[in-house]
RNA sequence: CUCUUAUCCCGAGAUAGGCGGAGGGACAGGCCCGAAGAAGCCCGGCAACCAUCACCAAUUUAAAAUGGUGAAACGGUGCUAACCUGCAAAACAUGGUAUUUCCGUGUUUUGGCCGAUAAGAG
Numbered sequence: 001c002u003c004u005u006a007u008c009c010c011g012a013g014a015u016a017g018g019c020g021g022a023g024g025g026a027c028a029g030g031c032c033c034g035a036a037g038a039a040g041c042c043c044g045g046c047a048a049c050c051a052u053c054a055c056c057a058a059u060u061u062a063a064a065a066u067g068g069u070g071a072a073a074c075g076g077u078g079c080u081a082a083c084c085u086g087c088a089a090a091a092c093a094u095g096g097u098a099u100u101u102c103c104g105u106g107u108u109u110u111g112g113c114c115g116a117u118a119a120g121a122g
Stems, first nucleotide, its partner, number of pairs: 001122008013043001017042003023033003027086004044080003049076002052071006087111010
């Protein structure tokens, strides 16, 4: 870097934590945060994805691998302001001189794209 699977609900110093100094919220457009101090680093905190432990289920001669439940943050990661749209479809509302078709706009729902994290493979 690519592929697969799972998750993207909640949570964690915006009321003195330290260093640091102007930028940040992935991208684009909005909308926001920031000298009453951004990014980054350290500390603190949150969290059970992997690893660990216990129990149960099924399988088995018996185990392991597997699935489920729970414990655990002295192992490996991760996270630690908040949000909308981005493509397609459907429903509803509304506009385009009237109706059907069609098109635009708005709302909702569903799916998808992009992105992030973990585990595994190449």